This is a predicted structure of a 61-nucleotide RNA (Fluoride riboswitch aptamer (crcB RNA motif)) from an Acidobacteriota bacterium.

[in-house]
RNA sequence: AGUUCUAGCGGCGAUGGAGUCCGCCAUUAAAUGCCUGCGUGCUGAUGACUCCUACCAAAUU
Numbered sequence: 001a002g003u004u005c006u007a008g009c010g011g012c013g014a015u016g017g018a019g020u021c022c023g024c025c026a027u028u029a030a031a032u033g034c035c036u037g038c039g040u041g042c043u044g045a046u047g048a049c050u051c052c053u054a055c056c057a058a059a060u061u
Base pairs, nucleotide, nucleotide: 010025011024012023013022016052017051018050019049020048021047033042034041
């Protein structure tokens, strides 16, 4: 480095990806934010923590 065999590996938590932890659900499930005068409304990339990406604001070069 390649091949063969065996075993394991569920989903979800309002906008992307990964890790850890927590919670929920058992496929007819868990989940699908808030306000509203119905208006071109408002906040957030997390359930929580850390990192990356995107977006926004300010400052410096």